[in-house]
RNAcentral holds the sequence, with entries from Rfam and Ribocentre. Predicted 3D model of a 125-nucleotide RNA (SAM riboswitch aptamer (S box leader)) from Polaribacter vadi. Lineage of the source: Bacteria > Pseudomonadati > Flavobacteriia > Flavobacteriaceae > Polaribacter.

């Protein structure tokens, strides 16, 4: 590296030095960007995953923040992949009936779920 669990719509910023690109990765969209990207630095800061106290219970409530990490623009920025769900209307078949209507499939659009990737950390290697 890979794997095993959890977790991802909350939350948090300025300084310095750099000098164009960034939002993981393709592909479309949206954005952010010389009023300075990214990457280094230094500070502060959100968070509570590992850690500490407590309880009750052996897995969960409550608190803490000193130490390992993470994190600090947009929902992992958003969509792709399957499934239900509503809503439209194009075709097309069918049934009823002669004036449309219903029904089935397609289609497009929103939405739920869920998979897939990605990230984090604990473990295990």
């Nucleotide at each position: 590296a890979c794997g095993u669990u959890a977790u991802c719509a909350c939350g948090a910023a300025a300084g310095g030095u750099a000098g164009a690109g960034g939002g993981a990765u393709u592909a479309g969209a949206c954005c952010c960007u010389g009023u300075g990207a990214a990457g280094c630095c230094u500070u502060g800061g959100c968070a509570a995953c590992c850690u500490c106290u407590c309880a009750u219970u052996u897995a969960u409530g409550a608190g803490a923040a000193a130490g390992g990490u993470g994190c600090u623009a947009c929902a992992u920025u958003c969509u792709a992949c399957a499934a239900g769900a509503a809503u439209a209307c194009u075709a097309u078949g069918a049934a009823u009936u002669u004036a449309a209507u219903u029904c089935a499939u397609u289609u497009a659009u929103u939405u739920u779920u869920g998979a897939c990737a990605g990230a984090u950390a604990a473990c295990a290697g």